[in-house]
RNA sequence: GGCGAGAUAGCUCAGCCGGCUAGAGCGAUGGUCUCAUAAUCCAUAGGUCGGGGGUUCGAGUCCCCCUCUCGCCACCA
Numbered sequence: 001g002g003c004g005a006g007a008u009a010g011c012u013c014a015g016c017c018g019g020c021u022a023g024a025g026c027g028a029u030g031g032u033c034u035c036a037u038a039a040u041c042c043a044u045a046g047g048u049c050g051g052g053g054g055u056u057c058g059a060g061u062c063c064c065c066c067u068c069u070c071g072c073c074a075c076c077a
Stems, first nucleotide, its partner, number of pairs: 001073007010026004019057001028044004050066005
């Protein structure tokens, strides 16, 4: 330098033929239970969906640019 995959909650990820309010598990907090702790069960909080722009009535999803991560290939002295 070329190609490909990826970036969504604190962590691991789903959601991608564009459509109701963005979800799960784990974790956190409060409650339940217990003599107590853990486990169980219930509830709650937590997201500018990597950044910017565009298309559209409507974008996490489509298009363009940029940043970062991973993989493969190539090149140089």
A computed fold for a 77-nucleotide RNA from a Myxococcaceae bacterium, annotated as transfer RNA. The organism belongs to Myxococcaceae, within Bacteria. Its Rfam family is "tRNA". Rfam's curators write: Transfer RNA (tRNA) molecules are approximately 80 nucleotides in length. The family's RNA type in Rfam is transfer RNA.